[in-house]
Context: one part of a larger RNA
RNA sequence: GGAUGAACGCUGGCGGCGUGCCUAACACAUGCAAGUCGAACGAAGGGUGCAGCAAUGUAUCCUUAGUGGCGAACGGGUGAGUAACACGUAGGUAACCUGCCCCGAAGCGGGGGAUAACUGCGGGAAACUGCAGCUAAUACCGCAUAAGUUGCUGGAGACGGGAGAAUCUGGCAAGAAAACUUCGGUGCUUUGGGAGGGGCCUGCGGUCGAUUAGCUAGUUGGCGGGGUAAAGGCCCACCAAGGCGAUGAUCGAUAGCUGUUCUGAGAGGAAGACCAGCCACACGGGAACUGAGACACGGUCCCGACUCCUACGGGGGGCAGCAGUGAGGAAUAUUGCACAAUGGGGGAAACCCUGAUGCAGCAACGCCGCGUGAAGGAUGAAGGUCUUCGGAUUGUAAACUUCUUUUCUGAAGGAAGAGCAAGGACGGUACUUCAGGAAUAAGACACGGCUAACUACGUGCCAGCAGCCGCGGUAAUACGUAGGUGUCAAGCGUUAUCC
Numbered sequence: 001g002g003a004u005g006a007a008c009g010c011u012g013g014c015g016g017c018g019u020g021c022c023u024a025a026c027a028c029a030u031g032c033a034a035g036u037c038g039a040a041c042g043a044a045g046g047g048u049g050c051a052g053c054a055a056u057g058u059a060u061c062c063u064u065a066g067u068g069g070c071g072a073a074c075g076g077g078u079g080a081g082u083a084a085c086a087c088g089u090a091g092g093u094a095a096c097c098u099g100c101c102c103c104g105a106a107g108c109g110g111g112g113g114a115u116a117a118c119u120g121c122g123g124g125a126a127a128c129u130g131c132a133g134c135u136a137a138u139a140c141c142g143c144a145u146a147a148g149u150u151g152c153u154g155g156a157g158a159c160g161g162g163a164g165a166a167u168c169u170g171g172c173a174a175g176a177a178a179a180c181u182u183c184g185g186u187g188c189u190u191u192g193g194g195a196g197g198g199g200c201c202u203g204c205g206g207u208c209g210a211u212u213a214g215c216u217a218g219u220u221g222g223c224g225g226g227g228u229a230a231a232g233g234c235c236c237a238c239c240a241a242g243g244c245g246a247u248g249a250u251c252g253a254u255a256g257c258u259g260u261u262c263u264g265a266g267a268g269g270a271a272g273a274c275c276a277g278c279c280a281c282a283c284g285g286g287a288a289c290u291g292a293g294a295c296a297c298g299g300u301c302c303c304g305a306c307u308c309c310u311a312c313g314g315g316g317g318g319c320a321g322c323a324g325u326g327a328g329g330a331a332u333a334u335u336g337c338a339c340a341a342u343g344g345g346g347g348a349a350a351c352c353c354u355g356a357u358g359c360a361g362c363a364a365c366g367c368c369g370c371g372u373g374a375a376g377g378a379u380g381a382a383g384g385u386c387u388u389c390g391g392a393u394u395g396u397a398a399a400c401u402u403c404u405u406u407u408c409u410g411a412a413g414g415a416a417g418a419g420c421a422a423g424g425a426c427g428g429u430a431c432u433u434c435a436g437g438a439a440u441a442a443g444a445c446a447c448g449g450c451u452a453a454c455u456a457c458g459u460g461c462c463a464g465c466a467g468c469c470g471c472g473g474u475a476a477u478a479c480g481u482a483g484g485u486g487u488c489a490a491g492c493g494u495u496a497u498c499c
Base pairs, nucleotide, nucleotide: 001499002498003497004496006495007494008493009492010491013370014369015368016367017366018365019363020362021328026326027325028324030323031322032321035070036069037068040067041066043064044063045062046061047060048059049058050057051056077281078280079279087205088204089203090202091201092200093199096198097197098196101194102193103192104191105190106189107188109143111141112140118133119132120131121130122129123128149174150173151172152171153170154169155168156167159164179186180185207253208252209251214244215243216242219241220240221239222238224236225235226234256278257277258276259275260271261270262269263268283304284303285302286301287300306317307316308315309314334360336359337358338357342356343354344353345352346351373403374402375401376400383394384393385392386391408436409435410434411433412432413431417426443488444487445486446485447484448469449468450467454483455482456481457480458479464471465470
């Protein structure tokens, strides 16, 4: 000098774009943050039309607790753990999976038994729950069929270093399905391919310590099995005795990794806030279930700590989602508006949900831009300060004259953002026009040298200053005040950290 997610002191006019718990992965009141589908299903309640004296029947619409489907594994948060195939990069998978979506092939026949809701009777303070009875389905279970598929078994076989293997062609066996509809379609089952997404494996790369030198028993390998979507000590039985290590094993300490960011001429050094990719975690620990996908932040179970309710028998909870509270701290914001846009979930759609997101609020926290007036104006006014008392300086500075209106105030109009009629949270915002009036707007630090900028008074090794050298003990340009000056400027200084 540059930089910062900064803080502190003094000061503070506006706008745009960003950024904002770095500390206690501390504890959390309250509200919201994941629902949706009646075009899968029965039922209940309500409304309307028609028939009927009425009961009722029929058609249709609305609402919904439940069964069922899809979603809830995304999106959002945090960085505790992790020195590891976690990440980055380059590859492999002849060892794999993939709901929804796209392209193609084949099929969609015929049956069955339940169960929630509901009704009745109970238990419980509650959370919730028991027994009996009734009922539906795109819920569940058999049967038929099998172009693909899978298993076993034959033949051919490009290619590959090889273990093998794409593909073609036989035999045997096994295994599917669901309907709804406004009749347009939407779905369902099996299967081939694709896209996108993932799992696993490998080479190389990126911290410190030797005042850590030896480490290892599923340990290293084999054979056989189990398990998985899948290779594998991943797990198990048996067999062998191996495997790693000064090219630093093991142990300890520290740490999420990267694209990038800061600095620097570069080489390098430092950092990993925001944004983006990956990983890990969700009160601490463990486990599985469901599912295409989780070992699952707002799911389940168990243990633990904490906390709340209780009729003392027993139950409930998890903000490292958005706001917000307490605590900690030098320190970090609103319990806001809207789904209008973008995107996501559900739905045929209308639409519903969305603290993702879009916006607004707060903060000079940062960057950028603008303003606080412009031109003229010498009796060089008054006042202040200094003075050798002559004057010098503040200083064209002010006054004064002329002008302008960015800003400001008031009034009027008023968007784009909305692809297609309507529909805009932002917002009566941006912007435009008119009117008014210099009107509403300057400070901070420094002035001994480094380092741009000097005098007076006070103080008297005191009070104090200080980044280094050093100032202060009676003439202090170094302390304090004043005038002046210098430098930056809505900021200026200080502190901390990095280069």